Background:
A computed fold for a 1388-nucleotide RNA from Capra hircus, annotated as small-subunit ribosomal RNA. Its Rfam family is "Bacterial small subunit ribosomal RNA". Gene Ontology terms of the family: structural constituent of ribosome and ribosome. The RNAcentral record of the sequence draws on SILVA. NCBI's taxonomy places the organism under Eukaryota, Opisthokonta, Craniata, Boreoeutheria, Capra. Its mean pLDDT, the model's own confidence on a scale to 100, is 85.
[in-house]
RNA sequence: AGAGUUUGAUCCUGGCUCAGAACGAACGCUGGCGGCAGGCCUAACACAUGCAAGUUGAACGGUAUGUGAGGGUUUCGGCCCUUACAUAUAGUAGCGCACGGGUGAGUAACGCGUGGGAACAUGCCCUAAAGUGGGGAAUAGCUUCUGGAAACGGAAGAUAAUACCGCAUAAACCCUGAGGGGGAAACGAGCAAUCGGCUUUAGGAGUGGCCCGCGUUGGAUUAGUUUGUUGGUGGGGUAACGGCCUACCAAGGCGAUGAUCCAUAGCUGGUCUGAGAGGACGAUCAGCCACACUGGGACUGAGACACGGCCCAGACUCCUACGGGAGGCAGCAGUAAGGAAUAUUGGACAAUGGAGGAAACUCUGAUCCAGCCAUGCCGCGUGAGUGAUGAAGGCCUUCGGGUUGUAAAGCUCUUUUAGAUGGGAAGAUGAUGACGGUACCAUCAGAAUAAGCACCGGCUAACUUCGUGCCAGCAGCCGCGGUAAUACGAAGGGUGCAAGCGUUGUUCGGAUUUACUGGGCGUAAAGGGCAUGUAGGCUGAUUAUUUAGUUAGGGGUGAAAUCCCGGGGCUCAACCUCGGAACUGCCUUUAAUACGGAUAGUCUAGAGAGCUAGAGGGGAUAAUGGAAUACCCAGUGUAGAGGUGGAAUUCGUAGAUAUUGGGUAGAACACCAGUGGCGAAAGCGGUUAUCUGGCUAGCAACUGACGCUGAGAUGCGAAAGCGUGGGGAUCAAACAGGAUUAGAUACCCUGGUAGUCCACGCCGUAAACGAUGAAUGCUAGGUGUUGGGUUCUUUAAGGAUUCAGUACCGCAGUUAACACGAUAAGCAUUCCGCCUGGGGAGUACGGUCGCAAGAUUAAAACUCAAAGGAAUUGACGGGGGCCCGCACAAGCGGUGGAGUAUGUGGUUUAAUUCGAAGCAACGCGAAGAACCUUACCAGCUUUUGACAUGUCCCUUGGGGCGAACAGAGAUGUUUGCUUUCACUUCGGGUGGGGGGAACACAGGUGCUGCAUGGCUGUCGUCAGCUCGUGUCGUGAGAUGUUGGGUUAAGUCCCGCAACGAGCGCAACCCUUACUACUAGUUGCUACCAUUUAGUUGAGCACUCUAGUGGGACUGCCUGUGACAAGCAGGAGGAAGGUGGGGAUGACGUCAAGUCCUCAUGGCCCUUACGGGCUGGGCUACACACGUACUACAAUGGCGACCACAGAGGGAAGCAACAUCGCGAGGUGAAGCAGAUCCCAAAAAGUCGUCUCAGUUCAGAUUGCACUCUGCAACUCGAGUGCAUGAAGUCGGAAUCGCUAGUAAUCGCAAAUCAGCAGGUUGCGGUGAAUACGUUCCCGGGCCUUGUACACACCGCCCGUCACACCAUGGGAGUUGGUUUUACCUGAA
Repeated sequence: AGAGUUUGAUCCUGGCUCAGAACGAACGCUGGCGGCAGGCCUAACACAUGCAAGUUGAACGGUAUGUGAGGGUUUCGGCCCUUACAUAUAGUAGCGCACGGGUGAGUAACGCGUGGGAACAUGCCCUAAAGUGGGGAAUAGCUUCUGGAAACGGAAGAUAAUACCGCAUAAACCCUGAGGGGGAAACGAGCAAUCGGCUUUAGGAGUGGCCCGCGUUGGAUUAGUUUGUUGGUGGGGUAACGGCCUACCAAGGCGAUGAUCCAUAGCUGGUCUGAGAGGACGAUCAGCCACACUGGGACUGAGACACGGCCCAGACUCCUACGGGAGGCAGCAGUAAGGAAUAUUGGACAAUGGAGGAAACUCUGAUCCAGCCAUGCCGCGUGAGUGAUGAAGGCCUUCGGGUUGUAAAGCUCUUUUAGAUGGGAAGAUGAUGACGGUACCAUCAGAAUAAGCACCGGCUAACUUCGUGCCAGCAGCCGCGGUAAUACGAAGGGUGCAAGCGUUGUUCGGAUUUACUGGGCGUAAAGGGCAUGUAGGCUGAUUAUUUAGUUAGGGGUGAAAUCCCGGGGCUCAACCUCGGAACUGCCUUUAAUACGGAUAGUCUAGAGAGCUAGAGGGGAUAAUGGAAUACCCAGUGUAGAGGUGGAAUUCGUAGAUAUUGGGUAGAACACCAGUGGCGAAAGCGGUUAUCUGGCUAGCAACUGACGCUGAGAUGCGAAAGCGUGGGGAUCAAACAGGAUUAGAUACCCUGGUAGUCCACGCCGUAAACGAUGAAUGCUAGGUGUUGGGUUCUUUAAGGAUUCAGUACCGCAGUUAACACGAUAAGCAUUCCGCCUGGGGAGUACGGUCGCAAGAUUAAAACUCAAAGGAAUUGACGGGGGCCCGCACAAGCGGUGGAGUAUGUGGUUUAAUUCGAAGCAACGCGAAGAACCUUACCAGCUUUUGACAUGUCCCUUGGGGCGAACAGAGAUGUUUGCUUUCACUUCGGGUGGGGGGAACACAGGUGCUGCAUGGCUGUCGUCAGCUCGUGUCGUGAGAUGUUGGGUUAAGUCCCGCAACGAGCGCAACCCUUACUACUAGUUGCUACCAUUUAGUUGAGCACUCUAGUGGGACUGCCUGUGACAAGCAGGAGGAAGGUGGGGAUGACGUCAAGUCCUCAUGGCCCUUACGGGCUGGGCUACACACGUACUACAAUGGCGACCACAGAGGGAAGCAACAUCGCGAGGUGAAGCAGAUCCCAAAAAGUCGUCUCAGUUCAGAUUGCACUCUGCAACUCGAGUGCAUGAAGUCGGAAUCGCUAGUAAUCGCAAAUCAGCAGGUUGCGGUGAAUACGUUCCCGGGCCUUGUACACACCGCCCGUCACACCAUGGGAGUUGGUUUUACCUGAA
């Protein structure tokens, strides 16, 4: 000293939370010792038992006991009497009991704190003075009688005093009318000296009573209160002043500087916290106060209205013989109860102190000690050194190791503490020691007796594994947990503190989050709607006087303790102690006089007043004008009008709308008109008149601070609304109808009532806004505009300057930013109002106002961790601008209808294996499921395994042809014949093969594509995505990348606080189109020969092939454009503006797809979820969808004829050719690992026929007979021939593709493949139509704008309802407390 938390990110505002310290604490876990402290915060609840205040025989008379002496009596045991001494003591008397100890209920008060004051009292104590003479009458105890259960009495009789009462005396004292009057006493002890008392008085000390200034909690949703109340006079009363009490008189006293009332509370020194200022608290210790079961009262006394006294009343408890009595722990212990919670029915008067006493002494739960409790603070210990194989065990692991960890063990030491034994204090000035055989000291044995608690996601120091799977749980805030949790639980490890550690509660701090120090109010919470003005606050220049503010010095006080500083004592510390400082305060005194105040003067700059001018929708009243609207009358006139996006309701043949003339009524004032004017604001607009307020300019002869602000208060205050009475044209809530719509209590339309207007009276609120209170001064400018003045000249629609307004831009400055910026939100001063997280709520209750509506003032419970401001980047918008794309449009052909094929869904099934799901799943994975594939199902079977590596043992072989048996087969058993692995040192060994055993392990198309790699789809071949440096911004970010043009393009040019660069675009690559050169076999053939034939010679010119080059670049011209980039047209050219096509896919998005291609973490199975086999299934079938094929026919079918391709493939292959078969095909068979041979026939084409029909269309379906492949075509292949001949006559809503060699149409080939294509991928043949254009649909790019969205519009979010829970209210009622009022009874 800060940190976390609002956002995608940022800055700010703002709340919530945390880290610190503290405690009379409690709870959880744990617990060795000592010292010093502390210990009912709750029920001022109730209390059993014991103790806590007595003492004095030197005040008194007795009594009892003992001893001594004397006497009497005697049954000789004793008994009785007198006297002296000693001891004890009930009673009388004295002093004490008013202290000490406890508690905090009450009290908001002279109660407390602090500082003063005058009208008082004072036992014991100190000092001083005077006195203590002489008498008297009683009474308790006691005795006798007697009442009562008891407590406690009653009557009679006798007695003493330091008990009580007169008389005498009176220095001093008191009263007084100043003459006088009044009023005391007690004795005791001692041989004595003397000691202790007593009475009166004066003084002192200390103590107490009283009075005053100042300070002392919250509430105004408590604003008025008071009748002995305020004062006076007389009287009374008190120790004393006083309405303290009383009679009379007066009518005062207190109060927004907060009376009264309500609530809460003992106050202080101090304690805790804080840098301080402050805030909170008032345990222990100390001072004061109050109280003593509750309420009241007095008595005694120096002192009480009395904690362990009295009386009365009340509640409660106890005793009782029922008639009456007793009691008061908020003393110390202790009990019950309450509570989260707080100790022993201990020892001693040894010390300190108190009471009594002459004293010895007695009493003392005050006190000193001990006991209990980790309740706190402080100190000590639980061992020290060495010790690596880094032991074992635990945990983790990438399996190598790491860590626990020098930690342990082991070795060498020590003995604090605890234990044992012995000695043994100080505290005590002469005696006396509870504590206590305590502290302390010495000796002994032995590592021996002694470690836990919390935490480890961030804040906040400290990390891994397992378990769990939005469950269990955690959490102070943010938040963790839905199968890889450093956040839950456990373990290992670590961090922190330590005899404690955590949790909970409370206080201060952090919080400048109530801001005096030290905050704010344009938009975050916050300027009153506006003015006038009371109290109050503040107030111009100058002179003098004064000094209650201020400043300085002195004095008094500020108790002690505490805190701080410096010493000292316990071994240290805590603790104790000495000294100092401090106690920031109050009182008093002296001085100063700048400032402020007060008083007295002067001044004119503020303010006001005067005169002369000026502008104006400022206000009030009256009058008046035209246009328009509506209605009425009349004329002309005829079928519609009106209204809307389109309509309808509506009006109109009973004459509308339109038009002309006339009339009536009410309301509002076009143009001028303007970020122009006026007004305090609300507000004010035709014209004229009257009355009237304010403002501005100029002049300078007036007054002389008269000023500013303004709590309460008063007035004004839009619209709507209310009351009474008018008025009522328009418009128009409510209402009605028509539309719109899913609905439409709306928007639109037709009507229409309050109201809108006037007068009078209420209401008192608005986004009453500049969301900006009023006043004053200061601080760069520029431009416009309104009303004045001055001045200059070139007299103009002029310039300069000044005052008062009004608007924009802008410097400095301010601001979180936006913005403000002489009209401040700048710099300052004065005064007022207001704010303190969001919601609840401007609500409830109460008060005030109002006719009402309502206004004003204004909470709490509860709930959330945010709510909010400004700005940024995105995304989005049924916002805007620009642009692109087969996106639309213009066209061509399809799909959707039929049949079939194929995929999917669904259903079915033992199984119909799995995946893919809008575009971007659905002829997709699958370039080809009869077995295999195959992952699925049923059955059978196997277990180190079908496959890999390692260990051990045994054995050596392999192939072919067979045979028999079991089995469906895999496989197993037996056996025959034939030929006999490699290297070799020839011993055997090694390699290889086979078999067996036990393990490690293999294996898994099992799960998770949301743990992953790799690969892929998609936006999209869209033109974008970024970086460095610089600059701007507090920052997120911006700039660059925006702008003007241009492009297919962030393509290029220009401009520009940017300058450059990267990934993308383009180009480089392949192919195609032209051409040159090189090269000619298997290709080609112009020339020369030759042949049926480029067949052969020959040739390489041509075609072609395949290598290397050329060619196209807006290069040239014209126009346009900005002398640019480019665009348009043209020339040349095979090709022209990227020539066509392909490959190539930026940053990223979709947790897109794939664990079943492969790889891979984790999890799961291991005689099975692995392996093998047979059969079945993936081919099912009411149905729905996608993609295709074939058609519906004449642009066609059928028959016949007959040309022209390209690109591919071929050896377990392609196969010419010949031959057989109607055909699929069969049988022979040349050639060809291919520019040579083969597949191979290209098909659309041409000619003829058919003539609009379900046909000579279409071919599904089905029957029969065949072919081919294959171990095998039943489930379940393809093909052929004959026969059969279904639906279908161009397809609803909707929807797809395509811009040129494209669509459409036609065939060919290949991969996969034993066989199986209508699919896929390639190839060529024929070969169109259309594009005006960018309004609309879809997708995309750039700029801009709004946003409360950021999971980003498939967003966010409002209200009702249902269920559960929380808080609060209502509720038939029921009950307690407090206070108040009236009345009744009424103790001591």